RNA sequence: GGCUUAGAGUUUGAUCCUGGCUCAGAACGAACGCUGGCGGCAGGCCUAACACAUGCAAGUCGAGCGCGCGCCUUCGGGCGUGAGCGGCGGACGGGUGAGUAACGCGUGGGAACGUGCCCUUUGCUACGGAAUAGCCACUGGAAACGGUGAGUAAUACCGUAUGUGCCCCCUCAAUCAAAUUCCAUUCGAUUGAUGAUUCGAGAGUUUCAUCAAAUGCUCAUGGCAUUUGAUGGGGGGGGGAAAGAUUUAUCGGCAAAGGAUCGGCCCGCGUUGGAUUAGGUAGUUGGUGGGGUAAUGGCCUACCAAGCCGACGAUCCAUAGCUGGUUUUAGAGGAUGAUCAGCCACACUGGGACUGAGACACGGCCCAGACUCCUACGGGAGGCAGCAGUGGGGAAUCUUAGACAAUGGGCGCAAGCCUGAUCUAGCCAUGCCGCGUGAGUGACGAAGGCCCUAGGGUCGUAAAGCUCUUUCGCCAGGGAUGAUAAUGACAGUACCUGGUAAAGAAACCCCGGCUAACUCCGUGCCAGCAGCCGCGGUAAUACGGAGGGGGUUAGCGUUGUUCGGAAUUACUGGGCGUAAAGCGCGCGUAGGCGGAUUGGAAAGUUGGGGGUGAAAUCCCGGGGCUCAACCCCGGAACUGCCUCCAAGACUUCCAGUCUGGAGUUCGAGAGAGGUGAGUGGAAUUCCGAGUGUAGAGGUGAAAUUCGUAGAUAUUCGGAGGAACACCAGUGGCGAAAGCGGCUCACUGGCUCGAUACUGACGCUGAGGUGCGAAAGUGUGGGGAGCAAACAGGAUUAGAUACCCUGGUAGUCCACACCGUAAACGAUGAAUGCCAGUCGUCGGCAGGCAUGCCUGUCGGUGACACACCUAACGGAUUAAGCAUUCCGCCUGGGGAGUACGGCCGCAAGGUUAAAACUCAAAGGAAUUGACGGGGGCCCGCACAAGCGGUGGAGCAUGUGGUUUAAUUCGAUGCAACGCGAAGAACCUUACCUGGCCUUGACAUGCAUCUCUAAGCCGGUGAAAGCCGGUGAGUGUAGCAAUACACAAUUUGCACAGGUGCUGCAUGGCUGUCGUCAGCUCGUGUCGUGAGAUGUUGGGUUAAGUCCCGCAACGAGCGCAACCCCUGUGUCCAGUUGCCCGUAAGGGAUCUUUGGACAGACCGCCCUCUGAAAGGGGGAGGAAGGUGGGGAUGACGUCAAGUCAGUAUGGCCCUUACGGCCAGGGCUGCACACGUACUACAAUGCCCAGUACAGAACGAACCGAAACCGCGAGGUGGAGGAAAUCCCUAAAACUGGGCCCAGUUCGGAUCGCAGGCUGCAACUCGCCUGCGUGAAGCCGGAAUCGCUAGUAAUGGCACAUCAGCACGUGGUGCCGUGAAUACGUUCCCGGGCCUUGUACACACCGCCCGUCACAUCAUGGGAGUCGUUUGUAGCCGAAGUGCGUGCGCCAACCGCAAGGAGGCAGCGCCCUACGCUAUGAGCGGUAACUGGGAUGAAGUCGUAACAAGGUAACCAAGCUCAGUACGAC
Repeated sequence: GGCUUAGAGUUUGAUCCUGGCUCAGAACGAACGCUGGCGGCAGGCCUAACACAUGCAAGUCGAGCGCGCGCCUUCGGGCGUGAGCGGCGGACGGGUGAGUAACGCGUGGGAACGUGCCCUUUGCUACGGAAUAGCCACUGGAAACGGUGAGUAAUACCGUAUGUGCCCCCUCAAUCAAAUUCCAUUCGAUUGAUGAUUCGAGAGUUUCAUCAAAUGCUCAUGGCAUUUGAUGGGGGGGGGAAAGAUUUAUCGGCAAAGGAUCGGCCCGCGUUGGAUUAGGUAGUUGGUGGGGUAAUGGCCUACCAAGCCGACGAUCCAUAGCUGGUUUUAGAGGAUGAUCAGCCACACUGGGACUGAGACACGGCCCAGACUCCUACGGGAGGCAGCAGUGGGGAAUCUUAGACAAUGGGCGCAAGCCUGAUCUAGCCAUGCCGCGUGAGUGACGAAGGCCCUAGGGUCGUAAAGCUCUUUCGCCAGGGAUGAUAAUGACAGUACCUGGUAAAGAAACCCCGGCUAACUCCGUGCCAGCAGCCGCGGUAAUACGGAGGGGGUUAGCGUUGUUCGGAAUUACUGGGCGUAAAGCGCGCGUAGGCGGAUUGGAAAGUUGGGGGUGAAAUCCCGGGGCUCAACCCCGGAACUGCCUCCAAGACUUCCAGUCUGGAGUUCGAGAGAGGUGAGUGGAAUUCCGAGUGUAGAGGUGAAAUUCGUAGAUAUUCGGAGGAACACCAGUGGCGAAAGCGGCUCACUGGCUCGAUACUGACGCUGAGGUGCGAAAGUGUGGGGAGCAAACAGGAUUAGAUACCCUGGUAGUCCACACCGUAAACGAUGAAUGCCAGUCGUCGGCAGGCAUGCCUGUCGGUGACACACCUAACGGAUUAAGCAUUCCGCCUGGGGAGUACGGCCGCAAGGUUAAAACUCAAAGGAAUUGACGGGGGCCCGCACAAGCGGUGGAGCAUGUGGUUUAAUUCGAUGCAACGCGAAGAACCUUACCUGGCCUUGACAUGCAUCUCUAAGCCGGUGAAAGCCGGUGAGUGUAGCAAUACACAAUUUGCACAGGUGCUGCAUGGCUGUCGUCAGCUCGUGUCGUGAGAUGUUGGGUUAAGUCCCGCAACGAGCGCAACCCCUGUGUCCAGUUGCCCGUAAGGGAUCUUUGGACAGACCGCCCUCUGAAAGGGGGAGGAAGGUGGGGAUGACGUCAAGUCAGUAUGGCCCUUACGGCCAGGGCUGCACACGUACUACAAUGCCCAGUACAGAACGAACCGAAACCGCGAGGUGGAGGAAAUCCCUAAAACUGGGCCCAGUUCGGAUCGCAGGCUGCAACUCGCCUGCGUGAAGCCGGAAUCGCUAGUAAUGGCACAUCAGCACGUGGUGCCGUGAAUACGUUCCCGGGCCUUGUACACACCGCCCGUCACAUCAUGGGAGUCGUUUGUAGCCGAAGUGCGUGCGCCAACCGCAAGGAGGCAGCGCCCUACGCUAUGAGCGGUAACUGGGAUGAAGUCGUAACAAGGUAACCAAGCUCAGUACGAC
């Protein structure tokens, strides 16, 4: 100086935290889908180390040798070539990664070695010999390949000679080491040099080496330096070399020494997972002798010893080639080991050696095995993990190409030959990099698409058009570098020049959030999407299509894998009170860590130097291809290892010292500490006796049970076992579990005070070991009470429970097991430090005022600061600040389960997974809601009363059922005399039948015409259809006529729909509830959701008011303002009132309707209270909101209504629209709701008499009078109304009835009438006469009402032709009660608080069995496969050893024979194979166990609230299952 660290979604109603899952990034030898113009540079079987057809991949040398053949010849010979002998090379190059967890690899060292070809040096290269292939003859075999005989050459083979040196042996001398005590002796090792150099003519000398001595320096065992002296003489024996060729230049051969290169061996360190692999090992560990090797070595062998490895992980199992590097990353790490480079291993599988400098040999040999091929069946041949290529496997990976031009390799003197090494080309978007598919201009913007609020917007300067350019491509011409004299596969390539025409060249994915990008249509929990959360059930930005947009671009997406994000294994860099996580508690081994001080050492540590850390890669700086990718050069780096020097703080080690940590001593003290023995009283039960009589006991209530055979009760006596009231206390002791009458004995620990002593002796503690509640187990005792199991009684739908009566194990003791608990402070142990206050236990000290204060040490508590914490909370007894050690955690479920091991008599304990499955599970706190939680308060909520409903009949509504239709809606409270303030037709929406189709209704356009309406006729149930007759209006104009309007016809747009969706909506309404609540601003508190205010103390009908308070204010609600009513005053009055016979008059009263007054706990009195307020009294028409109404906060119920109206979307259009007739909505076994009338004497009947209010009235109300028994009729005065009309009944008076199915009750039915209406059959209302049902006060249950109320009586009105003379609704007045102790309980509500696993909010959540389906998994008689141990059998090829009677050229020998060798045979070892037995792993299996998952299955209701028996933990018994008891 540069580079560099990012988060998001998802648990909740919301919040913070914990925690998992998921995403955004980068990379790839990739694959798949869609698409595809060019070039450069790279890369290209990751799977079957599966099997391979065909071709090629290792030959070469005539300057080693003989022979054959061909050509040429100057006839001397020359050239070429073939097979063979011989030499060198086939151990390199190339491939692959099966095996291997290893000195295999990496890194750094080491000593006991070899090394062809190459380099340097020295010396030598002599004399002989015997064979053999080729070739020839004969011959075997199908072939492969041989056999016999004759003869032949060499740089092939053999003998001898020579050999300074080389190798071996012996010996002398010197030195050193070892053995026995010295000497002597024995044994072993080394040396007895070489080379260089200085001076000198030379002899010699100097340096160097070894030994000895002396001196100096240094703190030092020691080291360094200097000087002097000495030494630097051997001898003998044995073994063992050679090769020639030739062109006379050279090329070779042998021996020795050295070098270089390459290789073999050894060692330190590093190098995957599993302990559910803990012990392994007999050549094993070491020694000695021998063998073997190039060389060390148990490498091999004989003998001896009994070692060696292992918790710092041996052995075993699984997996894997290692590295430079690659990839990711801020880094540390993680993952990986293609291409390139280094090493290793392998070459069909297994074994073996030969040759050679080098191999136990990819394209060599032998044997065994599997496989393939040939065969004449006798026998043979083969090994692509070389380059191409084929089949197969697989998601998947290329041409049977060219060339040796370059680089390199083999052979050769060379020319040269060979070279699938290599260099090139081909195929493939497999990757990286670069380029192009055009550029400019071009509209208030074409066409077309899409959207639309219908205006427009957008695709969009985009296109077209006009003007240009030519990169790439195509065509043509020229044409390299790579070669240095020649030689170029690539290649007429790169490159250059010219020409051509916008001409040949764009796709893919995405658009709900994360995550850049939005609309329409289709679909309708379907089809589908999805990485996570999640979309889709009729308005889908999430599915499919389209338009538009976003991203990348010759690519784009998907899938897979790795790292990242993930601090989610935390070394850097996490945690453990409640989220996962402290072992139940001690003692203690290894290990880890460790007080003060001095000195030394220098292992760690720090600094510096040296060596190494291959190249390539990464990084930096340059350079070359037009750039880039790519390539070249230089530097840096490679954080590592080894080594040398230095430093000495810290850690460590060694030596010494100290007292503070720890311990010892002395003196006191407290204590349910432990063990054993003894002993005491109360109580329960039982037994005996007495008194005494009918019950006792038990419960919510009962029963089982006990009792007249005398219980319970009570008194006395006795027996026995267990437990120890009061004291007793967040008191004491103990490590924890735990420990409680009293006494004694033994005994552990602790505290205080004091003096001296030891001198770090300490802390922690993996394994190990001990203790360890209850229950449980074994053996033997004991057994009063209690009490699982069990029995019975209750309860219950059931009740294998809760409750009751009994009752056995057990509980107790002794001994022995078990070893677990919510064994908890859910908090490991130790040490130090960090404000306090108040208690309490034990001790000590001081002061005095003698029962207090102060101080201190050790325990045990409460509150609280700093600080910590997600919060709750912790806070000197930490969960604070630090250090040390141990244990433990890493999402939920599966599961503390399975398998395996260990322990246990058993029960079981301990250690401890995986498949599969979910996107959460969880902690703390918040707001609500809820509770068979708590507190306070209210309400006709209960209670106290009155009257009803539920029973009867009838009315009406609903359900159900029926029907052609019984139209539709309303359905707990909050549907059901509701929409409907009134269904015979109409209404009407439903059904049947008959009809109409621009329509019954609206608007517009075009068209038609004198017709339309009206009237008449036919047909018909009507609607309708058919026919006839039959006018116009306005303006202009004299008129004809023109135009306009209206109407008609036809056609087109459209009308119409009580069709669907109230879960698309507006509006309106119900309900909680006329309940007192619901919120906001600012401030404050809290990380936050939120809290505070609004809680608290009082008070009120009230969040009404007062007081207090980190709150201060405010809003919507409450109250008040409004209306009616009650009193009075004033004003005004007619149709009312009063006077009057009337005309008329009047304004006192009644009354009407306007204004005002009046009531405010105001005042007077009193009591109470801080106040607000409350209690009582007075006054007053009215008294504490006087009564009633209207008025309904934020919100809840997807409450109700698309059929009142409005309205989005969808649907129908000769019909789902419209018209008409008839029918239906009234149907009827039944069930429910709401009313009416009754059951009678407080009544009914008859007669008489009296008193309202509020309404209504013109197609209306309708008087008097008359007719009719009556409904009603006639009538028509009066009234558009305080004028006229309508105007009571109960009550009261008198009489009758006399308790009965009646003089109650009126249903039902018959007959006769009346009214309305076009029409009363289905299907109206009323009247009269007759008929006279049920019903005698209503089961469980349930409703209304607190005063002019309930109850009871009538009257009016709306709707309406008629239908509610008494049944509905809305109003009105008459008569007119009873009761409220009170808030325990039921219901609803408000406030505060508490618990919660609820938030769709208890109509919540949720558990287990059973049944069904699917999935993975454990056990399982067995069975199949694989790996391996042990003991054996067999024993190919082969090395070695032995033998070698058979055989043999070289040497010796005249010969026989010998030396030597070969075959054969035998032995050891041994591959494959086989037998027996054991172990491990894996597959499969009838059956079986649990587990997981799955919209609407069954049984119950265990948990969450006190969850209705508090829950939970451990363990036992029982049970189908949740359960139960004890702790």